A computed fold for a 90-nucleotide RNA from Parasphingopyxis marina, annotated as Glycine riboswitch aptamer. The sequence was found by an Rfam model in a public genome assembly. The source organism's lineage runs through Bacteria, Pseudomonadati, Sphingomonadales, Parasphingopyxidaceae and Parasphingopyxis. The model forms 91% of the base pairs in the Rfam consensus.
[in-house]
RNA sequence: GAUGACUGCGCGGGAGAGUGUGUGGCUUGCCACACCGCCGAAGGAGCAACCGCCCCGGAAUCUCUCAGGCCGAAGGACCGCGCAGCCAAU
Numbered sequence: 001g002a003u004g005a006c007u008g009c010g011c012g013g014g015a016g017a018g019u020g021u022g023u024g025g026c027u028u029g030c031c032a033c034a035c036c037g038c039c040g041a042a043g044g045a046g047c048a049a050c051c052g053c054c055c056c057g058g059a060a061u062c063u064c065u066c067a068g069g070c071c072g073a074a075g076g077a078c079c080g081c082g083c084a085g086c087c088a089a090u
Stems, first nucleotide, its partner, number of pairs: 003088002006085008018036001020035007037070003043066001044064003050058002
């Protein structure tokens, strides 16, 4: 000096499903609670194709829907770029 993995920060992109019903409050379109319906891409849990000689271990965009969400906004897994840190090898 260059490469790769991980972490943090910044920027850009980023889906689905209720403006449901009832009650109450107030600032009158919002909030709280209850009920019904629905969604999967925060987080969490389960299965295991696969990685791994075995053990240990890791492991999905699959499954569940506890949590979360269901006009918009916000959030958002994940993707790209930049910066910083750390590690690995050359």